[in-house]
Context: one part of a larger RNA
RNA sequence: CCUCCACCUGGACAGAAAGACCCUAUGAAGCUUCACUGUUCCCUGGGAUUGGCUUUGGGCUUUUCCUGCGCAGCUUAGGUGGAAGGCGAAAAAGGCCUCCUUCUAGGGGGGCCCGAGCCAUCAAUGAGAUACCACUAUGGAAGAGCUAGAAUUCUAACCUUGUGCCAGGACCUACGGGCCAAGGGACAGUCUCAGGUAGAUAGUUUCUAUGGGGUGUAUGCCUCCCAAAAGGUAACGGAGGCGUGCAAAGGUUUCCUCGGGCCAGACGGAGAUUGGCCCUCAAGUGCAAAGGCAUAAGGGAGCUUGACUGCAAGACCCACCCGUUGAGAGCAGGGAUGAAAGUCGGCCUUAGUGAUCCGACGGUGCCGAGUGGAAGGGUCGUCGCUCAACGGAUAAAAGUUACUCUAGGGAUAAUAGGCUGAUCUUCCCCAAGAGUUAGUUCAUAUCGACAGGAUGGUUUGGCACCUCGAUGUCUGCUCUUCACCACCUGGGGCUGUAGUAUGUUCCAAGGAUUGGGCUGUUCGUCCAUUAAAGCGGUACAUGAGCUGGGUUCAGAACGUCGUGAGACAGUUCGGUCCAUAUCCGGUGUGGG
Numbered sequence: 001c002c003u004c005c006a007c008c009u010g011g012a013c014a015g016a017a018a019g020a021c022c023c024u025a026u027g028a029a030g031c032u033u034c035a036c037u038g039u040u041c042c043c044u045g046g047g048a049u050u051g052g053c054u055u056u057g058g059g060c061u062u063u064u065c066c067u068g069c070g071c072a073g074c075u076u077a078g079g080u081g082g083a084a085g086g087c088g089a090a091a092a093a094g095g096c097c098u099c100c101u102u103c104u105a106g107g108g109g110g111g112c113c114c115g116a117g118c119c120a121u122c123a124a125u126g127a128g129a130u131a132c133c134a135c136u137a138u139g140g141a142a143g144a145g146c147u148a149g150a151a152u153u154c155u156a157a158c159c160u161u162g163u164g165c166c167a168g169g170a171c172c173u174a175c176g177g178g179c180c181a182a183g184g185g186a187c188a189g190u191c192u193c194a195g196g197u198a199g200a201u202a203g204u205u206u207c208u209a210u211g212g213g214g215u216g217u218a219u220g221c222c223u224c225c226c227a228a229a230a231g232g233u234a235a236c237g238g239a240g241g242c243g244u245g246c247a248a249a250g251g252u253u254u255c256c257u258c259g260g261g262c263c264a265g266a267c268g269g270a271g272a273u274u275g276g277c278c279c280u281c282a283a284g285u286g287c288a289a290a291g292g293c294a295u296a297a298g299g300g301a302g303c304u305u306g307a308c309u310g311c312a313a314g315a316c317c318c319a320c321c322c323g324u325u326g327a328g329a330g331c332a333g334g335g336a337u338g339a340a341a342g343u344c345g346g347c348c349u350u351a352g353u354g355a356u357c358c359g360a361c362g363g364u365g366c367c368g369a370g371u372g373g374a375a376g377g378g379u380c381g382u383c384g385c386u387c388a389a390c391g392g393a394u395a396a397a398a399g400u401u402a403c404u405c406u407a408g409g410g411a412u413a414a415u416a417g418g419c420u421g422a423u424c425u426u427c428c429c430c431a432a433g434a435g436u437u438a439g440u441u442c443a444u445a446u447c448g449a450c451a452g453g454a455u456g457g458u459u460u461g462g463c464a465c466c467u468c469g470a471u472g473u474c475u476g477c478u479c480u481u482c483a484c485c486a487c488c489u490g491g492g493g494c495u496g497u498a499g500u501a502u503g504u505u506c507c508a509a510g511g512a513u514u515g516g517g518c519u520g521u522u523c524g525u526c527c528a529u530u531a532a533a534g535c536g537g538u539a540c541a542u543g544a545g546c547u548g549g550g551u552u553c554a555g556a557a558c559g560u561c562g563u564g565a566g567a568c569a570g571u572u573c574g575g576u577c578c579a580u581a582u583c584c585g586g587u588g589u590g591g592g
Stems, first nucleotide, its partner, number of pairs: 001592003005588004010584003015578001022409004027405002029401004035204005042196008051154002054151003058147009078136005085119003094113008158184005164179003208218002216236001220242006243390001244286001245347002250304007259279006284293002287352001289350003308333004314325003320391001335344003358384007366377002416467001417465001418463003422460001424456001426454003438446001474549001476546002481537002484534001488511002490507005514528005555573004559568003
């Protein structure tokens, strides 16, 4: 060196299982509820099946009869009209008894006696004049009709019961049929229409961005910076605003100049009103910022409504749809202002907003299902959306899953690796300058703030580059190897080194670096020793070597949160660790 055999498992990101964690999907399913929308149960009401007699009270219509008092006036004058007569032996006036009503003195009705008049017109009072007739309104009584209701009751529908009877060749004390009886009874039950109402049940929804996801925040528009001197330009970059206001804060004509400082001047002061000088736009502009503006776009006054209708060449912007053009000439109509030339289609400009469908209102020389109309539609103008997730999926929608599932993703997290090195560790520099108040004095024997510069790649992070058709995750046990920023042992320097014991620093990795209690612990703390009880790397070395106490499935409980299903880097009890080694590697006995 080649090779057999027996063993060990460090590697083949070894095998096994299209990762159960995490994310994504306009995926699925289970469960919950004060998510949305249905359905059923249930409740209530109307109608049908469904009929009779009473009583009661409500409404409407109609007939008859009553009712009515301010003051004045013979008096209890509802209103209006007609009216000169009307009523009366079928009993007027009057008297007695009684009922109702009432403003207490009247009105109306009934009975008895009696037997011939009474009332009005006139006059008076008053706004209005009485008898009698007609029509009427208020309140009431009686009768009739219609209608919906309530209550009781009846029996004939309908329902229930019968160990009552019958049944044709047995039995029916199995159910059922007929008859009869009893109990309910127009209820119940059933059908139909409508309203309400149970996650009982069903179908679904529960957005997106995001230096993983969740929590938070944001989503449209305007101004500035970033933005690299045209325009444009991203980020969960840095700052702020808007979801309007104004009938004048619009148009036109005309006039004016603001603000600050100093000085002077009664009360008067920093600051009121007055004057002078200086600065020159610093004031003001309805509101954010930017750009403008003194010829003013700023501040007044006069007259007004162009905050017009029909258009529009040419441009800007731009994926499209939108948008802009008081920063658009010009034409037509009819106006405002101005002496006129002219100016005026809102505001110094840039925010102050919402497509389509659907619906409403007004106009309309349009269409009109054989024709004429109409209904309806079209068209022009206007209106109705924190459709704000603001290019708006529907008129209408929340959660939970550790009981979970599928398709995928290393496009995206948790472990490890990688890059970085903010943080961390180690080292260096400076030396507080009043170091007196670090070290008695003295910055540098020793300590050393604030700043500054490096090393390392052991912490916590940042990034998301291999791996999600799987790279097993904490601790301990076992057994390695390496670094040195040196714990002990060795050799030097300095010292605030007398010695002992220390302090600090340089060289040095040969060897060594304990046993226990608590805790799953690494760590830590305590006990007892020791020369010393080093710090780290090795996939936080090592689970195809062991363990499985912790973390991290399914069961259960407590606390807290949640209406609930359930949840909790909160706690607690329990909880399957596979494997016959092919190759490389390693150990051992052999052979050539």
Molecule: large-subunit ribosomal RNA, domain V
Organism: Arachis hypogaea